[in-house]
Transfer RNA from a Candidatus Saccharimonadota bacterium, 73 nucleotides, folded computationally.
Its Rfam family is "tRNA". Rfam links the family to the GO term triplet codon-amino acid adaptor activity. Rfam classes the family as a transfer RNA.
The source organism's lineage runs through Bacteria, Bacteria candidate phyla and Candidatus Saccharimonadota.
Model confidence (mean pLDDT): 80 of 100.
It was read from a public genome assembly.
């Protein structure tokens, strides 16, 4: 330096240009129990890496950029 692959709650991960962003595990609050677990109900928590463009509407499409990785010189 080239070409690709990813970045999305606190972890892992999904997410066809139409919208309450989602599942699991965690947190936490309420019920169960004699307490804890376990199981039930519920609730907080996301600038979709960031920065500009297309669109009536963008995590999803374009540019540029930052991090990680794999291949090729």
């Nucleotide at each position: 330096g080239g070409a690709c692959c990813g970045g999305u709650g606190g972890a892992g991960c999904a997410g066809c240009g139409g919208a309450g962003u989602g599942c699991u595990c965690g947190u936490c609050u309420c019920c169960c129990u004699g307490u804890c677990a376990c199981g039930g109900a519920g609730a907080a928590g996301g600038u979709c890496g960031c920065g500009g463009g297309u669109u009536c509407a963008a995590a999803u499409c374009c540019c540029g950029u930052c991090c990680g990785g794999u291949c090729c010189g």